[in-house]
């Protein structure tokens, strides 16, 4: 310098243009003498950043940033 991949709650992953889900974790309650396990519920996301397309974007387009791989 050229090309590719990845970026989504605290962590790990889904979501093929239509209200962003799941597991673990956290909090509260039930249960227990207590703890653990179990059950129920809740909180927690401006989907890396900025624009564009669309009635509608995590998803499509462009640029940028970070990490990573290959080639030179």
């Nucleotide at each position: 310098a050229a090309g590719g991949a990845u970026a989504u709650g605290g962590c790990g992953a889904a979501a093929a243009g239509g209200u962003a889900u799941c597991g673990c974790g956290u909090u509260a309650g039930c249960u227990u003498u207590g703890g653990g396990a179990g059950c129920u519920a809740a909180a927690g996301g401006u989907u890396a950043u900025a624009a564009g397309u669309u009635c509608g974007a995590a998803u499509c387009u462009u640029a940028u940033u970070a990490u990573u791989c290959u080639u030179u």
Molecule: transfer RNA
Organism: Phaeocystis globosa